[in-house]
RNA sequence: GAGUUUGAUCCUGGCUCAGGAUGAACGCUGGCGGCGUGCCUAAUACAUGCAAGUCGAGCGGCAAGUCGAGGAGUAAUCUGAGACCUAGAGCGGCGCACGGGUGCGUAACGCGUAUGCAACCUACCCCAUACAGGGAGAUAGCCCGGAGAAAUCUGGAUUAAUACCCCAUAGUACAGCACAAGGGCAUCUGCGAGCUGUUAAAGAUUCAUCGGUAUGGGAUGAGCAUGCUUCUGAUUAGCUAGUUGGCGGGGUAACGGCCCACCAAGGCGAUGAUCAGUAGGGGACCUGAGAGGGUGAUCCCCCACACUGGCACUGAGAUACGGGCCAGACUCCUACGGGAGGCAGCAGUAGGGAAUAUUGGUCAAUGGGUGCGAGCCUGAACCAGCCAUGCCGCGUGCAGGAAGACGGCCUUCUGGGUUGUAAACUGCUUUUACCAGGGGUUAAAAUGGUCUUGCGAGACAAAUUGAAUGUACCUGGUGAAUAAGCCACGGCUAACUACGUGCCAGCAGCCGCGGUAAUACGUAGGUGGCAAGCGUUGUCCGGAUUUAUUGGGUUUAAAGGGUGCGUAGGCGGCCCUGUAAGUCAGUGCUGAAAUAUCCCGGCUUAACCGGGAGGGUGGCAUUGAUACUGCGGGGCUUGAGUACAGAUGAGGUAGGCGGAAUUGACGGUGUAGCGGUGAAAUUCGUAGAUAUUGGGAAGAACACCAGCGGCGAAGGCGGCUCACUGGCUCGAAACUGACGCUGAGGCGCGAAAGCGUGGGGAGCAAACAGGAUUAGAUACCCUGGUAGUCCACGCCGUAAACGAUGUGCGCUAGCCGUCGGGGUGCUUGCAUCUCGGUGGCGCAGUUAACGCGAUAAGCGCGCCGCCUGGGGAGUACGGUCGCAAGAUUAAAACUCAAAGGAAUUGACGGGGGCCCGCACAAGCGGUGGAGCAUGUGGUUUAAUUCGAAGCAACGCGCAGAACCUUACCAGCCCUUGACAUGGGAAGUAUGGGCCUGAGAGAUCGGGUCCUUCAGUUCGGCUGGCUUCCGCACAGGUGCUGCAUGGCUGUCGUCAGCUCGUGUCGUGAGAUGUUGGGUUAAGUCCCGCAACGAGCGCAACCCUCGUCCUUAGUUGCUACCAUUUGGUUGGGCACUCUAAGGAAACCGCCGGUGAUAAGCCGGAGGAAGGUGGGGAUGACGUCAAGUCCUCAUGGCCCUUACGCGCUGGGCUACACACGUGCUACAAUGGCGGUGACAGAGGGCUGCAAGACCGCGAGGUGAAGCGAAUCCCAAAAAGCCGGUCUCAGUUCGGAUUGCAGGCUGCAACUCGCCUGCAUGAAGUCGGAAUCGCUAGUAAUCGCAGGUCAGCAAACUGCGGUGAAUACGUUCCCGGGCCUUGUACACACCGCCCGUCACACCACGAAAGUCAGCAACACCCGAAGCCGGUGGCCUAACUCGCAAGAGAGGGAGCCGUCGAAGGUGGGGCCGAUGAUUGGGGUGAAGUCGUAACAAGGUAAC
Repeated sequence: GAGUUUGAUCCUGGCUCAGGAUGAACGCUGGCGGCGUGCCUAAUACAUGCAAGUCGAGCGGCAAGUCGAGGAGUAAUCUGAGACCUAGAGCGGCGCACGGGUGCGUAACGCGUAUGCAACCUACCCCAUACAGGGAGAUAGCCCGGAGAAAUCUGGAUUAAUACCCCAUAGUACAGCACAAGGGCAUCUGCGAGCUGUUAAAGAUUCAUCGGUAUGGGAUGAGCAUGCUUCUGAUUAGCUAGUUGGCGGGGUAACGGCCCACCAAGGCGAUGAUCAGUAGGGGACCUGAGAGGGUGAUCCCCCACACUGGCACUGAGAUACGGGCCAGACUCCUACGGGAGGCAGCAGUAGGGAAUAUUGGUCAAUGGGUGCGAGCCUGAACCAGCCAUGCCGCGUGCAGGAAGACGGCCUUCUGGGUUGUAAACUGCUUUUACCAGGGGUUAAAAUGGUCUUGCGAGACAAAUUGAAUGUACCUGGUGAAUAAGCCACGGCUAACUACGUGCCAGCAGCCGCGGUAAUACGUAGGUGGCAAGCGUUGUCCGGAUUUAUUGGGUUUAAAGGGUGCGUAGGCGGCCCUGUAAGUCAGUGCUGAAAUAUCCCGGCUUAACCGGGAGGGUGGCAUUGAUACUGCGGGGCUUGAGUACAGAUGAGGUAGGCGGAAUUGACGGUGUAGCGGUGAAAUUCGUAGAUAUUGGGAAGAACACCAGCGGCGAAGGCGGCUCACUGGCUCGAAACUGACGCUGAGGCGCGAAAGCGUGGGGAGCAAACAGGAUUAGAUACCCUGGUAGUCCACGCCGUAAACGAUGUGCGCUAGCCGUCGGGGUGCUUGCAUCUCGGUGGCGCAGUUAACGCGAUAAGCGCGCCGCCUGGGGAGUACGGUCGCAAGAUUAAAACUCAAAGGAAUUGACGGGGGCCCGCACAAGCGGUGGAGCAUGUGGUUUAAUUCGAAGCAACGCGCAGAACCUUACCAGCCCUUGACAUGGGAAGUAUGGGCCUGAGAGAUCGGGUCCUUCAGUUCGGCUGGCUUCCGCACAGGUGCUGCAUGGCUGUCGUCAGCUCGUGUCGUGAGAUGUUGGGUUAAGUCCCGCAACGAGCGCAACCCUCGUCCUUAGUUGCUACCAUUUGGUUGGGCACUCUAAGGAAACCGCCGGUGAUAAGCCGGAGGAAGGUGGGGAUGACGUCAAGUCCUCAUGGCCCUUACGCGCUGGGCUACACACGUGCUACAAUGGCGGUGACAGAGGGCUGCAAGACCGCGAGGUGAAGCGAAUCCCAAAAAGCCGGUCUCAGUUCGGAUUGCAGGCUGCAACUCGCCUGCAUGAAGUCGGAAUCGCUAGUAAUCGCAGGUCAGCAAACUGCGGUGAAUACGUUCCCGGGCCUUGUACACACCGCCCGUCACACCACGAAAGUCAGCAACACCCGAAGCCGGUGGCCUAACUCGCAAGAGAGGGAGCCGUCGAAGGUGGGGCCGAUGAUUGGGGUGAAGUCGUAACAAGGUAAC
């Protein structure tokens, strides 16, 4: 920096990614070289080899080997003087304490850093001084014996030394005593001088030298001490007896409780002791802008360790990796008696593990040991081997080359795109690899030799030495020859298509992909990235300002402690002065090298290596400065406080008193109910309630006053009064003189509930009981009612203990209230100033926003508390407190990618306001009941084709299924197909009519008659047509309306939906569009940070209503004539027709309203406030409907899911629903007479008159392509007649018979007619529909579809009502506002139990381990101490014997590892069962929360 919470926004906040790094591992792949690195795990166990020896110039001596005179023997062979070469064993010296390995232990003076040692040692090396005289006794080896399996041990004899010992000599050594000057100091030191005592030595030799002794110094390397730094946990708070100190001793190289005796009682600790866990430390390495964070491989320094534990010896140095002793575990050998061993050296093996190499070469170089040296030894080292383990470099060709090849992939497919100049092909080059040849450096000394020199050193000559090495490098040769993969391609994040798959298989770092069109899975093509590597995984830092010192927060997001007092601590007013601890500056030393940075240089470059420079935040010392802080001293008054004079208040504690009300008891009056609720009931009451009245009792609380009024630190405090008492405040300015602020721990106070003891108990009231409500109702409501509420004393210690806002101080505009006090002015009840409280608004500022705003959430300072994603969880365990309840402190596993704050737009609310609509109401008529028609569901069926599904499916698609339609079913046929285009062949055709055979037909034949395309360059040439063949293809009412276009429904003819610019807001957005009026209307007016505009509304369009003009045929007929008849002639005035105009606009008047918009009334007018009706449907919603109208992507079928045909089905029928028709009758039925429409249709047609038939209809036919003719009769109505309330003269279903029409054909399955039949039904339950005027209701007519079929649909006219008080309610809608945890938007969201599965955790009778202590027992090795009987070459005494000094073994003792016993502590594993928790597409029960969530929530 990005992704991820939301519909969107801002913020908070976590999770995740991009980067770098790695001793890595895994997967795929792999050409070369250079330089590095390579058991992170089992400090597990180790076979085998090697890793420390060397010196013969210290010594006695001489093993082995070679040669070998001679001897024995046939020979094999044995013996063997001597020589050479040696160096095995041994004594002795030096080394083995270095080098090499590992990181167990260690939280420590272990490491780092800086100091100190006046408290110390130091072999080899260097310097200086001095010295080395004389003697003695042993011992290993060797030899001879002995024991033993072995390891090894042992006896005897003999022998050497640079081994050992004695004597002498010796001071600037050591020890003791005593001392002066000087110096330092806590103790001391000490030039010098004195006395006493003690201690040395080694030789070798090639004669150059090398060694030896003493002392001092140096160098080097150790040792010790001190300051500071050095992980986590307080759910570890107290630890400590050699502990802390002292005196004296012992011990050590040396100080020291290091050890011991005695004395004292100290020492450490919230600045974290002790305990537990983890860990080698540093230079450095990784990361980061830095500050930091992480790490401690390789290299360097230090430490620790060497099978585990203990111990010392030797030595200059060890408590000793390849030394010793003991104990333990393990392994091996064994003759069972006893022995041997220690790879955390180099290789290597087994094991463990994701994982880490060769049982290599050489001492050539560097270094080490030893030696005079040559040299020897050296798994240190130098090299090589293995591994892409890392870093760096090189290569796998270069140039040309378009038919843009083949192939692949994609595609809109005769084509195009891409792979792609890529390939082929042509030319060139040869790094690398391969072959051959050449080939430097690391090597030059050192040593050795000769010479010079006082030393240091120098000179000269000759020679030798290479593991790596078949080196690097160079040259030549051949020849593009020998060499490319891995990952990714939805966003983050560079890179896209096809196919397969179909919530499957799978992917995934986060968000998330996959349910038939997946750029996210798998494959392919292509593309991107990196490249001998590429990805993945693990780990660390970064991003993360996400622990915030740099650099965060705390009203509402996580977070202010409930509140005060106060300890430590932190911080602290003004002036002067001293000091110099902090602070600042200069200087000195240090901060190893390597690393890192910069510069230069060497390998062809780089990595790598070399040289130089700078830096090094740190530490110590020293000198100086003195502003600030600290410390010391002196002063001041403004902070703080005291005294004095006033004031206020439900501040606190205790006592006394009061009235109203409630309840119960008693008495009176009085009678049937009371009470309670939404409605009731339980309860109370005739044994007298309720009501009313009288006096009396009890307990609790204190109406009005009363006020965002007062007081208190908070909790909290309310009748009156008295006593005691705390605080605040104002005034004036007398006193003190910084006495202050905050406050971890600590100590008080602390609502309600609860607990304990004892009282009290009127009302109220958890629990409980009853009555209701309800599906249930362990609730809400009602009737009762116990703890409790009250008092005293004692606990508890928590609350949404809230202003969700810690405390103190200072500063920063105003305005308006109110409480307490004071000042001033005057007009005496006002104004103004001021201090302290308490409220409202508001500028700056601030805030994510909301908001806060002198009572800050502003600007600063001081101190304290607290926070670090959600859940798990304020839970578990442990501790503390509590009588208990519980409180407090306070995790983890696991799980999620969010959880959250504020604000925005919607939607919603059993929220509010305003307003509409046949929405309700007021009415009229229906549906729901009957029969029938029709559609649907269901059922049935071979099939009953398919679609439509709340409103907005259901007389819908269908404006009309007997065949057809037709898509369905059964059966029978066809396969380039019923239809289109292209190719080839044949033909010129062919087309049609009639007769006829088979068949259900499709189809397959037979016969006969008629007919014979167009153009032409005259070629069967072109086109057309027919048949045949084969392939591309046709075809599909098959699927997906959730891939789509188009069309349509719906909200809704509702009044809304938006935009530009401006303004406001961080932003989503807001404003405009809200507000006041008004309208049918976002219609208009006014106002307004808005001003305008668009789509809608309205208007423009059609039609009806009035008039005018024009025009009169097929229309009309006033007038003239005529007729049965506008029939005909005039006529065009009227009607009408159909073109064009006029007319209506709140225009006029009055009222009302803001004088506006408008509204109300009136006049005029055919019509009056949109005149009636229609067409017209904004942005959008419903993944609404339609792939079966059509079009169309994808998928599917292809002798069938296509095509044809016959028959059947869509017409079925226990049932249910919708829509209709006809009725139930008298406002009617029937029959008779007879009147008045409009709008339509008509040549495959409508058909008059006439005739036949009871009728449907038939015969036949005039007229009319229609203002002319026909359909055509309108019906209700009117007139008069009949029926008289009945299942009827209502009603017509059903059924029988007989007919008619259409049609190829009316069986399934049409319509109509006549006669006969005469069902249900007497006005319809719950419920529900339509309609506000020419409307409802009622009456008929026409049309489309159509061969025929209409109760449906679309139109037309006739007759022609009732009602609307009104907007409370139901439904739908609009606007504003409010709440919201909803946004798939309430058909939303969401809680808890139960059931099931899985996961981690707690408890648990216990069980089993581990760790560190403690007490006691035992007590190895060993050091130390003691010791007498033992043993004993050197020295002393002694003639000797012997004695002594010293030494040794033995024994005793202290200490002491391992082991044993015991009770506790800590920690872990496990445990029947049990507890809650978490997670898990569709389980159960309810509905707690979000809206007033239906009882406000907490």

Predicted 3D model of a 1498-nucleotide RNA (small-subunit ribosomal RNA) from uncultured Oceanibaculum sp. The coordinates come from a structure-prediction model, not an experiment, and the mean pLDDT is 83. RNAcentral holds the sequence, with entries from ENA and SILVA.